The RNA shown here (Glycine riboswitch aptamer) has 96 nucleotides and comes from a Desulfarculaceae bacterium. The model forms 89% of the base pairs in the Rfam consensus. The sequence was found by an Rfam model in a public genome assembly. NCBI's taxonomy places the organism under Bacteria, Pseudomonadati, Thermodesulfobacteriota, Desulfarculia, Desulfarculaceae. Its mean pLDDT, the model's own confidence on a scale to 100, is 75.
RNA sequence: AAAACAACUCCUGGAGAGAGCCGGUAAUACCGUCCGCCGAAGGAGCAAGCCCCCGUUGGGGGUGAAUCUCUCAGGCCCAGCAACAGGAGGAACCUC
Numbered sequence: 001a002a003a004a005c006a007a008c009u010c011c012u013g014g015a016g017a018g019a020g021c022c023g024g025u026a027a028u029a030c031c032g033u034c035c036g037c038c039g040a041a042g043g044a045g046c047a048a049g050c051c052c053c054c055g056u057u058g059g060g061g062g063u064g065a066a067u068c069u070c071u072c073a074g075g076c077c078c079a080g081c082a083a084c085a086g087g088a089g090g091a092a093c094c095u096c
Stems, first nucleotide, its partner, number of pairs: 001095001008089006018035001020034001022032003036076003042072001043070003049063006
């Protein structure tokens, strides 16, 4: 000096499922009990493949992704949050 990218910040889009019952409360807020649900914060689980072991037509163990599965957590009018996507901003190292 140039280029690119991540974290992060801002903006935009962004699904699902009871404004459930009862109790507390001035209260439709919020908290708790109970029942019913949702999956896209977070968390957990694993298929192929690969690796190892054994008594090798096979068996066992390890590793192993997700928007899949689970539903611990979270959520179930709106708003907010929100995976993910787009835009803007945005180091060092490396390279020259």